Large-subunit ribosomal RNA, domain VI from a Patescibacteria group bacterium, 250 nucleotides, folded computationally. Rfam family: Bacterial large subunit ribosomal RNA. Its family is annotated with ribosome and structural constituent of ribosome in the Gene Ontology. The organism belongs to Bacteria candidate phyla, within Bacteria.
Context: one part of a larger RNA
RNA sequence: CGCGGAAGGUUGAGAGGGCUGUUCCUUAGUACGAGAGGACCGGGAACAACGAACCUCUAGUGCACCGGCUGUUCCACCAGGAGCACCGCCGGGUAGCUACGUUCGGCACGGAUAAACGCUGAAAGCAUCUAAGCGUGAAGCCGUCCUCAAGAUGAACCUUCGUCAUAGGACCCUCCGAGAACAGGAGGUUGAUAGGUGGUAGGUGUACAGACCGAGAGGUCUUUAGCCGAGCCAUACUAAUCGUCCAAUG
Numbered sequence: 001c002g003c004g005g006a007a008g009g010u011u012g013a014g015a016g017g018g019c020u021g022u023u024c025c026u027u028a029g030u031a032c033g034a035g036a037g038g039a040c041c042g043g044g045a046a047c048a049a050c051g052a053a054c055c056u057c058u059a060g061u062g063c064a065c066c067g068g069c070u071g072u073u074c075c076a077c078c079a080g081g082a083g084c085a086c087c088g089c090c091g092g093g094u095a096g097c098u099a100c101g102u103u104c105g106g107c108a109c110g111g112a113u114a115a116a117c118g119c120u121g122a123a124a125g126c127a128u129c130u131a132a133g134c135g136u137g138a139a140g141c142c143g144u145c146c147u148c149a150a151g152a153u154g155a156a157c158c159u160u161c162g163u164c165a166u167a168g169g170a171c172c173c174u175c176c177g178a179g180a181a182c183a184g185g186a187g188g189u190u191g192a193u194a195g196g197u198g199g200u201a202g203g204u205g206u207a208c209a210g211a212c213c214g215a216g217a218g219g220u221c222u223u224u225a226g227c228c229g230a231g232c233c234a235u236a237c238u239a240a241u242c243g244u245c246c247a248a249u250g
Base pairs, nucleotide, nucleotide: 001151005161006160007159008158009157010156014148015147016146017145020048021047022046023045024044025043026042032037050105051104052103053102054101058099059098060097061096065092066091067090068089069088070085071084072083073082074081075080109143110142111141116136117135118134119133168246169245170244171243172188173187174186175185176184193239194238195237196235197234198233199232200231202228203227204226209222210221211220212219213218
């Protein structure tokens, strides 16, 4: 830009993906074979690799979370802190993102076939799977399973709206499990969209100050404290103000 103005919901022409392997048990030490050995077919169970989704568990990361420690500078000093030193070093760690983690997938079935095996059957009184006709038959082909999909210009279908100031959309703003920009999605006071705040999950591990004990380093109690990013629930305190533009045939 088109699909003759929109919003929502579908169909599926077509395209892509997937289709794997090993071992064991059983059938059965059966068929077969002198023996040694040792099945087809069918049933069942594990595992591997591959793939998808996810974060309950395990594990990793987690430079705006908590704690410990060293040197130094500063906050006049003590105490308590801040800056710098690879995130200063070390011990942990929420959300998110991950795999080494968890769950799931390949199945089964139908159709047409290949090689092959057949039925009926002439040419050719016989024979012959083939010439007419009809079957069986593969991890392969077409479906079935998953994903995309009406630029499928053949632009489909359904429902509900709407055309002179209206349906709808956008700008702008608050944001996101969405994201390179764009797009997509949630919202914009008739509001929980983000921040803040309250609660809570969770992390760290018992704050400051005071009291007591000890000569002191330090310990105990107040105190499973104090602090806290992303999670969850709630709450209009703050910010989404006011507005503007586009917009449809006869």